[in-house]
This is a predicted structure of an 86-nucleotide RNA (c-di-GMP-I riboswitch aptamer) from Gracilibacillus lacisalsi DSM 19029. Its mean pLDDT, the model's own confidence on a scale to 100, is 88. The sequence was found by an Rfam model in a public genome assembly.

RNA sequence: UUUUGAUAAUGGCAAACUUAUUGAAAAGUAAGGACGCAAAGCCCACGGGUCUAAGGUCAUACGACUAAGAUAGCCGGGUUGCCUUA
Numbered sequence: 001u002u003u004u005g006a007u008a009a010u011g012g013c014a015a016a017c018u019u020a021u022u023g024a025a026a027a028g029u030a031a032g033g034a035c036g037c038a039a040a041g042c043c044c045a046c047g048g049g050u051c052u053a054a055g056g057u058c059a060u061a062c063g064a065c066u067a068a069g070a071u072a073g074c075c076g077g078g079u080u081g082c083c084u085u086a
Base pairs, nucleotide, nucleotide: 002086005083012037013036017032018031019030020029021028022027035073041079042078043077046076047075048074049071050070051069055066056065057064058063
C1' cells in the first nucleotide's frame, strides 16, 4: 500500500415503535428502545433509484405533472478509519 471479515478482541452505530418538537408533506432533531449493520463514519450541485408536492404549470370536475425538498439504514461512486487475515 492492497486485501480478508473465517477466527477473535476493544469497542461503535441504532430499525420499528413511543414521547416531545420542526416541517405543507416526505421526513428530520432529542430522549427512550434494538431490527440489524465491518464502514449502518462523512459527501446527494458525482450518477441513478425511491418518497413528498408547499410553490409553480395544466385542467378547471376528479385530478395530473414538476425538486437545487427528503432518503447516505436503496445502489453505485468519492473520501476517512479500529482490529485482524493474506

Of the family's consensus pairs, 95% are formed in the model.